[in-house]
Context: one part of a larger RNA
RNA sequence: GACGAACGCUGGCGGCGUGCCUAAUACAUGCAAGUAGAACGCACAGUUUAUAUCGUAGCUUGCUACACCAUAGACUGUGAGUUGCGAACGGGUGAGUAACGCGUAGGUAACCUGCCUGGUAGCGGGGGAUAACUAUUGGAAACGAUAGCUAAUACCGCAUAAUAUUAAUUAUUGCAUGAUAAUUAAUUGAAAGGUGCAAUUGCACCACUACCAGAUGGACCUGCGUUGUAUUAGCUAGUAGGUGAGGUAACAGCCCACCAAGGCAACGAUCAGUAGCCGGCUUGAGAGAGUGUACGGCCACAUUGGGACUGAGACACGGCCCAGACUCCUACGGGAGGCAGCAGUGGGGAAUUUUGCACAAUGGGGGCAACCCUGAUGCAGCGACGCCGCGUGAUUUAGAAGGCCUUCGGGUUGUAAAAAUCUUUUGUAUAGGAAGAAAAUGACAGUACUAUACGAAUAAGGUCCGGCUAAUUACGUGCCAGCAGCCGCGGUAAUACGUAAGGACCGAGCGUUGUCC
Numbered sequence: 001g002a003c004g005a006a007c008g009c010u011g012g013c014g015g016c017g018u019g020c021c022u023a024a025u026a027c028a029u030g031c032a033a034g035u036a037g038a039a040c041g042c043a044c045a046g047u048u049u050a051u052a053u054c055g056u057a058g059c060u061u062g063c064u065a066c067a068c069c070a071u072a073g074a075c076u077g078u079g080a081g082u083u084g085c086g087a088a089c090g091g092g093u094g095a096g097u098a099a100c101g102c103g104u105a106g107g108u109a110a111c112c113u114g115c116c117u118g119g120u121a122g123c124g125g126g127g128g129a130u131a132a133c134u135a136u137u138g139g140a141a142a143c144g145a146u147a148g149c150u151a152a153u154a155c156c157g158c159a160u161a162a163u164a165u166u167a168a169u170u171a172u173u174g175c176a177u178g179a180u181a182a183u184u185a186a187u188u189g190a191a192a193g194g195u196g197c198a199a200u201u202g203c204a205c206c207a208c209u210a211c212c213a214g215a216u217g218g219a220c221c222u223g224c225g226u227u228g229u230a231u232u233a234g235c236u237a238g239u240a241g242g243u244g245a246g247g248u249a250a251c252a253g254c255c256c257a258c259c260a261a262g263g264c265a266a267c268g269a270u271c272a273g274u275a276g277c278c279g280g281c282u283u284g285a286g287a288g289a290g291u292g293u294a295c296g297g298c299c300a301c302a303u304u305g306g307g308a309c310u311g312a313g314a315c316a317c318g319g320c321c322c323a324g325a326c327u328c329c330u331a332c333g334g335g336a337g338g339c340a341g342c343a344g345u346g347g348g349g350a351a352u353u354u355u356g357c358a359c360a361a362u363g364g365g366g367g368c369a370a371c372c373c374u375g376a377u378g379c380a381g382c383g384a385c386g387c388c389g390c391g392u393g394a395u396u397u398a399g400a401a402g403g404c405c406u407u408c409g410g411g412u413u414g415u416a417a418a419a420a421u422c423u424u425u426u427g428u429a430u431a432g433g434a435a436g437a438a439a440a441u442g443a444c445a446g447u448a449c450u451a452u453a454c455g456a457a458u459a460a461g462g463u464c465c466g467g468c469u470a471a472u473u474a475c476g477u478g479c480c481a482g483c484a485g486c487c488g489c490g491g492u493a494a495u496a497c498g499u500a501a502g503g504a505c506c507g508a509g510c511g512u513u514g515u516c517c
Base pairs, nucleotide, nucleotide: 001516002515003514005513006512007511008510009509012390013389014388015387016386017385018383019382020348025346026345027344029343030342031341034085035084036083039082040081042079043078044077045076046075047074048073049072050071051070055066056065057064058063059062092301093300094299101226102225103224104223105222106221107220108219111218112217116214117213118212119211120210121209122208124158126156127155133148134147135146136145137144138143164187165186166185167184168183169182170181171180172179173178193206194205195204196203197202227273234264235263236262239261241259242258243257244256246254276298277297278296279295280291281290282289283288303324304323305322306321307320326337327336328335329334354380356379357378358377362376363374364373365372366371393422394421395420396419398415402413403412404411405410427454428453429452430451431450432449436444461506462505463504464503465502466487467486468485472501473500474499475498476497482489483488
């Protein structure tokens, strides 16, 4: 000098930051991922139209008006279900990891990429189911079972088709496995969907299918760098390599069969210890040393261990299955759960906040949109935890009292107080009142800010005073009580202990402790 700090004493305000470093310990409660009716069929409710029957009233005796019920249609809303997209983002934590994990520089002629952008070509014709629902039924519950009905942009064939895929030939070309182009043969897709406007099969928009490119995101490989230890010296059997088959988006012992016996290591293999890495941050003139909180990038993890499914993408924090530990419910047969999301609770600890408001802004998901969701985010609350700013008054005057010291003359506290004259930052009260918001829409918030009134009013402490080190005297104590960072002080005049007066330094802080330079 610095700090995610803590402790002691003290404490007025504001702005901006920041806040479980320990138990990756256990978690009550609420919320944190939904959305689309312009994909689909239902159920319920409401509004409305038409028709029929019956009723009431009027009378022109077959019409009008009103009300209930039924059927059919339209519209609106709600609910669960099928379906699509999202849920792999965003948010948290640092347990593991000494590794192509990270950083940096390259490679992929060995790769994938939903939504988005550009381009080319399409969107024909059929089928069978199933949830919801109804009926029966099992179970304490969680959740099911059987039979029957139904729809779709759900599912399944068929047609169509090449610059796609596979194979062959030729040409050109590359360091190589190969690449590119042309020809031939074979193979492969889709929802005649939805909405609006028209009214005669039209236009527009949103979807869908195939392919070529782009963009974005990812995957893999490689050079170099990346902690300490030899009181760890040998390690290794899919181990190092080859051939073949499998597997993957893709290369590869990635996996398997066979062959063969290699591979790593004193330039530190292997074992055991420690640790997420970086941009950065702290310190230092620099070289360097230390560190990785907040913010940003990458990685890993989601109660412990293992596994796959779906999908463009996961081996998936708020998905599934199995096993373990723990907790809860149970009718004992069986079930349910996972805060290292935001708040919050117990525990641990020297120690770390509210079970707040809002989607107004920025961004994300869904939707044509309206809009819905969003503990991301924006704000507010708490904490002097940090940095920065402001205040606790200003001017004039004598040398009062009191305190302390004294050589008893005086000195000092000290222009300090009082007194007089001012000011109003701050404060209180009243009134006005933004920007953030593009037409509308403001959580913050009647906030920031402005004006007026009042009145010095509401606001100072902490440590130290032997030397280092700025600042000294008196009394008490008497190697006691005590102090102390080092040297050291105290045994009767202690500037070093305790108290007082005075002084010094910082100041809403001041000291102490811890850690780093």
Source information:
This is a predicted structure of a 517-nucleotide part of an RNA (small-subunit ribosomal RNA, 5' domain) from an uncultured bacterium. Its mean pLDDT, the model's own confidence on a scale to 100, is 83.